[in-house]
Context: one part of a larger RNA
RNA sequence: UUGCAGUUAAAAAGCUCGUAGUUGGACUUCUGAUUCGAAAGAUCGGUCCGCCGCAAGGCGAGCACUGAUUCUUCGAGUCUUCCUCUCGUAGUUGUUUGGCGCACUUGAUUGGGUGCCAGAUGAAUAUGGGACCUUUACUUUGAAAAAAUUAGAGUGUUCAAAGCAGGCAAUCGCUUGAAUACAUUAGCAUGGAAUAAUAGAAUAGGACUUUGGUUCUAUUUUGUUGGUUUCUAGGACCGAGGUAAUGAUUAAUAGGGACAGUUGGGGGCAUUAGUAUUUAAUUGUCAGAGGUGAAAUUCUUGGAUUUAUGAAAGACUAACUACUGCGAAAGCAUUUGCCAAGGAUGUUUUCAUUAAUCAAGAACGAAAGUUAGGGGAUCGAAGACGAUCAGAUACCGUCGUAGUCUUAACCAUAAACUAUGCCGACUUGGGAUCGGAGGGGUGCAUUUAGCCCUUUCGGCACCAUAUGAGAAAUCAAAGUUUUUGGGUUCUGGGGGGAGUAUGGUCGCAAGGCUGAAACUU
Numbered sequence: 001u002u003g004c005a006g007u008u009a010a011a012a013a014g015c016u017c018g019u020a021g022u023u024g025g026a027c028u029u030c031u032g033a034u035u036c037g038a039a040a041g042a043u044c045g046g047u048c049c050g051c052c053g054c055a056a057g058g059c060g061a062g063c064a065c066u067g068a069u070u071c072u073u074c075g076a077g078u079c080u081u082c083c084u085c086u087c088g089u090a091g092u093u094g095u096u097u098g099g100c101g102c103a104c105u106u107g108a109u110u111g112g113g114u115g116c117c118a119g120a121u122g123a124a125u126a127u128g129g130g131a132c133c134u135u136u137a138c139u140u141u142g143a144a145a146a147a148a149u150u151a152g153a154g155u156g157u158u159c160a161a162a163g164c165a166g167g168c169a170a171u172c173g174c175u176u177g178a179a180u181a182c183a184u185u186a187g188c189a190u191g192g193a194a195u196a197a198u199a200g201a202a203u204a205g206g207a208c209u210u211u212g213g214u215u216c217u218a219u220u221u222u223g224u225u226g227g228u229u230u231c232u233a234g235g236a237c238c239g240a241g242g243u244a245a246u247g248a249u250u251a252a253u254a255g256g257g258a259c260a261g262u263u264g265g266g267g268g269c270a271u272u273a274g275u276a277u278u279u280a281a282u283u284g285u286c287a288g289a290g291g292u293g294a295a296a297u298u299c300u301u302g303g304a305u306u307u308a309u310g311a312a313a314g315a316c317u318a319a320c321u322a323c324u325g326c327g328a329a330a331g332c333a334u335u336u337g338c339c340a341a342g343g344a345u346g347u348u349u350u351c352a353u354u355a356a357u358c359a360a361g362a363a364c365g366a367a368a369g370u371u372a373g374g375g376g377a378u379c380g381a382a383g384a385c386g387a388u389c390a391g392a393u394a395c396c397g398u399c400g401u402a403g404u405c406u407u408a409a410c411c412a413u414a415a416a417c418u419a420u421g422c423c424g425a426c427u428u429g430g431g432a433u434c435g436g437a438g439g440g441g442u443g444c445a446u447u448u449a450g451c452c453c454u455u456u457c458g459g460c461a462c463c464a465u466a467u468g469a470g471a472a473a474u475c476a477a478a479g480u481u482u483u484u485g486g487g488u489u490c491u492g493g494g495g496g497g498a499g500u501a502u503g504g505u506c507g508c509a510a511g512g513c514u515g516a517a518a519c520u521u
Stems, first nucleotide, its partner, number of pairs: 004492003007473002012489001014364001016362002021357003026249001032079008042069006048062001049060004084131007092123011104111001135197003138192002141189002150181002154164002166175003207243008216234003254354001255351003259346002262343002267339004273317002277313003281309002284306001288299002325332002369410006379403001383399004421488003425480002428464003433459010468475002494521003503514004
């Protein structure tokens, strides 16, 4: 690993990108025909054998011998598919030429047969040299791989665990064992060529072939030795032709790109609006106002609260607002403009495996918090009071600092939740809804726009049902799981101690990431 689990019991990294790693679509020799051999049958015969029979013949039998036909299976060839090419050596063998025998034959060394020797030319085998050669995984067989152990054969240790003995004769002696299997990774040799990789011809420096140059090497032969050149043989390089079906698989309900009309509360910057709140100003009135369960702290003839008028400031974006949309998540809602980006759809567009998931690494990441500016309306940790209460360092009330807002930088965590990783395939129905596209109908203004029906692709969800799953709650995924394997990443292994200590690393800090043990139960 086979073979666990991860919604709620322990456990899916907050989210996306991403290198190593792991995994990765389909397609390329299928089919025939034929020859030989082997095996086992089937059918029809013959010989042999037995029985019956005077005979003709009939019946029966087979580990007996043998022939034919046909079918089945297996193996080796050929068509037709290269099995590398070349030079030797060795023996074997086929065809053929010449010579020499032997026996037969002929008028004749004429003819056929059969041996030996020498040569020519094929075939296969063994072996050696050279030129070149896609490379593995996998699998078959073999060699090799200590013994003891294990499995297992033989054997009456009296049985057995054991042991490797023993058995027969009993005078000598004779004689059988001490098997066999398994032995996985790596390595060696060998047959196979499905499966999985790998390589090849696209700027042809491609293949085969003919021919011509350039250049290098030099053994044989030209009586000998030496020199030079050629021929010849073998490398390398460069031309010119010829041959060929000359050479690019397809276009994945995989992926990327281009284009088209869209779509969205996706993002950034600027601009603009709305009411509310608070404050200050002015204004009218006059005794209370606030607040609460009830009160009080608090404000108030120096006019509170309230009314009206405009103003300023900072925040926020009601109703519309939904089991609706967009975004990787965090998140995103006044108008308008600009900027770049995205999804889905459509497409007889293009590339052609470019893909999936991902240690390391990186971007983003609510709120709170930190640093330096700005701003400070509201709310409001800390703090101060008033209540409540046995007490209240709380809940309620009145104030109120940091903060809340913004800019520039940090921090990197949340019940960051769908407590459900991502990609791919399949498995039940249904009606809504959002976005695109196609086809109808209505509406006519000429098409627009709307509205209705229908088909289809992609979304957020919902309802009903399981011959499915689950401990159940429930779930179209949490199904296709003991009938267990689609690919890939992460995490968990009783409760505490403990996300603590210690070490490392990041951070200004707060802290984050990594992360135990003793002990206890």
The part of an RNA shown here (small-subunit ribosomal RNA, central domain) has 521 nucleotides and comes from Bicosta minor. The coordinates come from a structure-prediction model, not an experiment, and the mean pLDDT is 81. It matches the Rfam family "Eukaryotic small subunit ribosomal RNA". The family is grouped with related families in Rfam's "SSU clan". The RNAcentral record of the full RNA draws on ENA and SILVA.